[in-house]
């Protein structure tokens, strides 16, 4: 350089043929429980869906460019 795949919460990851509030587990905070801690339980906070533009009534999802990561190849 060429090809393929990925980027969504602090971490690991879902997200169906584009449609009605963007989710789970772990972690974190509060409460409850306990003599106390852990575990279990309840509740809560946490998101510019990498960045920008385009298509559309409507985009995490489709298109283009850029950035970045991984693999293969020369």
């Nucleotide at each position: 350089g060429g090809c393929a795949g990925g980027g969504u919460a602090g971490c690991u990851c879902a997200g169906u043929u584009g449609g009605u509030u963007a989710g789970a587990g772990c972690a974190c905070a509060a409460c409850a429980u306990u003599c106390a801690u852990a575990a279990c339980g309840u509740u809560g906070a946490g998101g510019u869906c990498a960045u920008g533009a385009g298509u559309u009534c409507g985009a995490g999802u489709c298109u283009c460019a850029u950035c970045u990561c991984u693999g293969c190849u020369a």